This is a predicted structure of a 72-nucleotide RNA (transfer RNA) from a Candidatus Magasanikiibacteriota bacterium.
Model confidence (mean pLDDT): 83 of 100.
The same sequence occurs in records of 6 taxa.
RNA sequence: GCGGGCGUAGUUCAGCGGUAGAAUGUCUGUUUUCCAAACAGAAGAUCGCGAGUUCGAAUCUCGUCGCCCGCU
Numbered sequence: 001g002c003g004g005g006c007g008u009a010g011u012u013c014a015g016c017g018g019u020a021g022a023a024u025g026u027c028u029g030u031u032u033u034c035c036a037a038a039c040a041g042a043a044g045a046u047c048g049c050g051a052g053u054u055c056g057a058a059u060c061u062c063g064u065c066g067c068c069c070g071c072u
Stems, first nucleotide, its partner, number of pairs: 001071007010024004018055001026042005048064005
C1' cells in the first nucleotide's frame, strides 16, 4: 500500500429500513438477626465520527478514526 472482519448501556451481546432490547453489573424496595440468594421496581446507549440516499437509517451508500486478521 491492497483486501476482509469488528465498533450498539459499566461489561458481554442481539437488533439487517418504521418508537434501541436482553443478560449481567449499579441503585431502591420486599424478604433475612446480618450477608448471600430470590422477588419487584428504577436509572443507564445522540448505535465510533462526518456526510449522502429515503417520508423515515443502528440497518443502505461514501469518507474517516480505532482494533483484529490476511496479502504484498